Glycine riboswitch aptamer from Blautia argi, 95 nucleotides, folded computationally.
Its mean pLDDT, the model's own confidence on a scale to 100, is 81.
Its Rfam family is "Glycine riboswitch aptamer". Rfam's curators write: This family represents the bacterial glycine riboswitch. Glycine riboswitches usually consist of two metabolite-binding aptamers domains with similar structures in tandem. The aptamers cooperatively bind glycine to regulate the expression of downstream genes. In Bacillus subtilis, this riboswitch is found upstream of the gcvT operon which controls glycine degradation.
Lineage of the source: Bacteria > Bacillota > Clostridia > Lachnospirales > Blautia.
RNA sequence: AUGGCUCUCUGGAGAAUCCCAUGUAUGGGUGCCGAAGGUGUAAGCAGAAGGAAAACUUCUGUGAAUCUCUCAGGCAAAAGGACAGUGAAGUUUUA
Numbered sequence: 001a002u003g004g005c006u007c008u009c010u011g012g013a014g015a016a017u018c019c020c021a022u023g024u025a026u027g028g029g030u031g032c033c034g035a036a037g038g039u040g041u042a043a044g045c046a047g048a049a050g051g052a053a054a055a056c057u058u059c060u061g062u063g064a065a066u067c068u069c070u071c072a073g074g075c076a077a078a079a080g081g082a083c084a085g086u087g088a089a090g091u092u093u094u095a
Stems, first nucleotide, its partner, number of pairs: 001094001003092004007087001009085003016030001018029004031075003037071001038069001040067001044062007
């Protein structure tokens, strides 16, 4: 100097203040949301098999998301919140 992570501050969406029990925090029921986290997935890459073949086909692994699933979480406010910006500090990678 540079990238990552942690921290501070700011902004930050969506969806029933639903019903019952209970009595403030949970349980059950129904309907819904996607932006904590998590699942799945394309091209590409790698390997294996078949094949005369470097063609082609099949299988396996790897492989991104704001896509997808809705497991988890959430559906007034509060809290949380991907992501973006800010601040200096700590830690770490590389030169």